[in-house]
RNA sequence: GGGCGAUUAGCUCAGCGGAUAGAGCGUUGGCCUCCGGAGCCAAAGGUCGUGGGUUCGAGUCCCGCAUCGCCCG
Numbered sequence: 001g002g003g004c005g006a007u008u009a010g011c012u013c014a015g016c017g018g019a020u021a022g023a024g025c026g027u028u029g030g031c032c033u034c035c036g037g038a039g040c041c042a043a044a045g046g047u048c049g050u051g052g053g054u055u056c057g058a059g060u061c062c063c064g065c066a067u068c069g070c071c072c073g
Stems, first nucleotide, its partner, number of pairs: 001072007010025004018056001027043005049065005
């Protein structure tokens, strides 16, 4: 330098172009309990890496850039 993949909640990851973007773990509160780090219930937490484009509508499609990983030279 070239190619491919990844980027979504604190962490690990889902998410056929369509409605208020979800799960598990973690965190916080409550319940339960002799106690609770176990069990149950609830809640908070998101500019979907970034800048553009396409579209009535984009996390999803297209382009540039950034970061990380792998491969080729």